[in-house]
RNA sequence: CGGCCAUCGAUGCCGGUCCCCGGGCCGGGGACCCAUCGCGUCCCUGGGGUGAAGCGCGGCCUGCGACGGAGCAGGCGGCGCCGGGCGACUUCGCCGUCCGAACCCGUCAGCUAACCCGGUAGGCGGUCGUGGAGAACAGGA
Numbered sequence: 001c002g003g004c005c006a007u008c009g010a011u012g013c014c015g016g017u018c019c020c021c022g023g024g025c026c027g028g029g030g031a032c033c034c035a036u037c038g039c040g041u042c043c044c045u046g047g048g049g050u051g052a053a054g055c056g057c058g059g060c061c062u063g064c065g066a067c068g069g070a071g072c073a074g075g076c077g078g079c080g081c082c083g084g085g086c087g088a089c090u091u092c093g094c095c096g097u098c099c100g101a102a103c104c105c106g107u108c109a110g111c112u113a114a115c116c117c118g119g120u121a122g123g124c125g126g127u128c129g130u131g132g133a134g135a136a137c138a139g140g141a
Base pairs, nucleotide, nucleotide: 001022002021003020006017007016008015009014024120025119026118027117028116029115034110046108047105048104049103050102054081055080056079057078059076060075061074062073063072064071082100083099084098085097086096087095089134090133091132092131093130094129
């Protein structure tokens, strides 16, 4: 978005709620093949998924630690790199402004045809930079 049961409202041509089915879009599981696989040492420790929500390097505080040590756990915040949204059709450049969370599976999952499963909620705001390229629509002739 389409179909449709029931129900409430309106009074023409409809709207709301809700069950179910389907479509479009999105996600997960799941073969062959491919990938992974071996040896030694140390430390730590399950692993995986959706999503932009990652990586690295310091610092400070609290607790444990016999301490003024190594280390561990938690919190706060800084720098660098990187990732994402918006600026009312698409795209490129610049500029501006924000975000970098949360949740799920449950010891289990690489890819993966057939096949199987799930999602498509909720909340909020208010008139919206610039240059180029392209598309589409309206009006006129």

c-di-AMP riboswitch aptamer (ydaO/yuaA leader) from Modestobacter sp., 141 nucleotides, folded computationally. Its mean pLDDT, the model's own confidence on a scale to 100, is 75. Rfam family: c-di-AMP riboswitch aptamer (ydaO/yuaA leader). Gene Ontology terms of the family: cyclic-di-AMP binding and regulation of gene expression. It was read from a public genome assembly, where an Rfam model found it.